A computed fold for a 115-nucleotide RNA from a soil metagenome, annotated as SAM riboswitch aptamer (S box leader). RNAcentral holds the sequence, with entries from MGnify.
RNA sequence: UCGAGACCGGCUGAGGGACAGGCCCGAAGACGCCGGGGCAACCCCGCCAUCCGCGACGCGUUCGCGGGUGGGGAAGGUGCCAAGUCCUGCGGGGACCUGAGCGUCCGCCGGAAGA
Numbered sequence: 001u002c003g004a005g006a007c008c009g010g011c012u013g014a015g016g017g018a019c020a021g022g023c024c025c026g027a028a029g030a031c032g033c034c035g036g037g038g039c040a041a042c043c044c045c046g047c048c049a050u051c052c053g054c055g056a057c058g059c060g061u062u063c064g065c066g067g068g069u070g071g072g073g074a075a076g077g078u079g080c081c082a083a084g085u086c087c088u089g090c091g092g093g094g095a096c097c098u099g100a101g102c103g104u105c106c107g108c109c110g111g112a113a114g115a
Base pairs, nucleotide, nucleotide: 001115002114007036008035009034010033011032015025016024017023019089020088021087022086037081038080039079042077043076044073045072047071048070049069050068051067052066053065054064055063056062057060085113090110091109092108093106094105095104096103
């Protein structure tokens, strides 16, 4: 950081979506592996704008270096290409219902876990 985006072919053959519950995907071949293609923009860029700091002497609407922000790019590296991280898991908030509680619901807030 995680509500956006991006699929074809070949091989294989039974489970897969982390865990639990749910709900999905899957012999009309999922998952995985390989090849190609793509998405994004984390790293990256002798790109543009702007701001800050430092330095130089030619003292400027100057130049150099470093950094921040916004925009642009995509050769290379990384990541990704079912579903919101598929949903929920813990705590709080709100709405509905009820005498109250229980209960149901939510593109509400935070946390946990995972990547």